[in-house]
């Protein structure tokens, strides 16, 4: 000097005129004054909550969700620590991580056979059978015995080949007719126990079994756990104003009642079209599962104490425009009931830390 990793902070500041707007105070002819006025993401609407309704009554089912273990947390699918497993020389990063012996489906072509899953090419030719040729014996000749050798058939084999992303474990040793866990040794693989750990899971521990029915579950499904609904345009409460002799359809055996469907409660109507009035205002609307330092306690998310602070509530939608000056030169980008997280987009500065190459 280069190349990465991983984690922490800013996210313009100041003056000075003119403009907007929240509270409070004064003034009351339209105003003066003081004090605040977008974000780490406010985006995404993916996830959990807090709050409001939906009876006075809820119960199941279908359906959605989460999937290692152990904590945090209001609560999650979120976040810390760990286990297994894959990526990476490595710092580190990822998670698709409950069950495949409960039962369905899928795996294209090759290929003998792809999971109750095999015989293509090769070896064998013991047990049984047929042909040829040889030798020997018996024999007068045919002919029989008996071995041998080569072709076969009957059968044997899964050790070699070969097919394919995978092919009835792996060396290695007896054994066979040639083989095979067939049998033995050692690894491997199951179980069941020891020791470590809260556990998930580890094991250069021990024993017993020849032991193969493989993969897919972000395919259906099975296991355990969780979950009514509908949203601030919820929903409360004032003022106003208006038109229903309007048509239809179903009825207690029926109808409605905040996702479906049953059960069960409840009411006694419901529902559709056609006209017809408001559309204002005032709450909700910001003191919070709140910020900030500083002490403990814990690896760590994160908890407890003890001090301080108050930090936007618009509502056709509020924070703008000029000059000046500093600096590290400001990228990505506006709140709409709130707050915890995930994702996405982005410019800069600071620490750590691995790697690679060079000189002392």
């Nucleotide at each position: 000097g280069g190349a990465g990793u991983u984690g922490g902070c800013c996210a313009g500041a100041u003056c000075a005129u003119c403009g907007c707007u929240g509270c409070a105070a004064c003034g009351u002819u339209u105003g003066u004054u003081g004090u605040g006025g977008a974000g780490g993401a406010a985006a995404g609407u993916c996830c959990g909550g807090g709050c409001u309704c939906u009876a006075u009554a809820g119960g199941g089912u279908a359906a959605g969700g989460u999937g290692c273990c152990a904590g945090g947390u209001a609560a999650c699918u979120c976040c810390u620590g760990g286990g297994g497993g894959g990526c990476g020389u490595g710092a580190g990063c990822c998670u698709a991580c409950g069950g495949a012996a409960a039962g369905u489906g899928c795996a294209g072509c090759a290929g003998a056979g792809a999971g109750c899953a095999g015989a293509c090419c090769g070896c064998c030719u013991a047990c049984g059978u047929g042909g040829g040729c040889c030798u020997g014996a018996u024999u007068g000749c045919u002919a029989u015995c008996a071995g041998g050798u080569u072709c076969g058939c009957c059968g044997g084999u899964a050790a070699g080949g070969g097919u394919g992303a995978a092919a009835g474990g792996g060396u290695g040793c007896g054994g066979u007719a040639a083989g095979a866990g067939c049998g033995c040794a050692c690894c491997g693989c199951g179980c069941u126990g020891g020791u470590g750990g809260c556990a998930a899971c580890a094991u250069u521990c021990a024993g017993c079994g020849g032991c193969a029915u493989g993969g897919u579950a972000a395919a259906c499904c099975c296991c355990a756990c969780c979950u009514g609904g509908a949203g601030c345009a919820a929903g409360a409460c004032c003022a106003a104003a208006u038109a229903g002799a309007g048509g239809g359809a179903u009825a207690u055996a029926g109808g409605c009642g905040u996702g479906a469907c049953c059960c069960g409660c409840g009411c006694u109507g419901u529902c559709c079209c056609c006209g017809g009035g408001u559309a204002g205002g005032u709450c909700g609307c910001u003191a919070g599962a709140g910020c900030a330092u500083c002490g403990u306690g814990g690896u760590g998310a994160c908890g407890c104490g003890a001090u301080g602070c108050c930090c936007a509530g618009a509502u056709g939608a509020a924070u703008g425009a000029u000059g000046g000056u500093c600096c590290a030169a400001g990228a990505c980008a506006g709140a709409a009931c709130c707050c915890g997280g995930c994702u996405u987009a982005c410019g800069g500065c600071c620490a750590a830390c691995u790697c690679c190459u060079u000189u002392u």
Overview
Bacterial RNase P class A from an uncultured Granulosicoccaceae bacterium, 360 nucleotides, folded computationally. It matches the Rfam family "Bacterial RNase P class A". It is annotated as a ribozyme.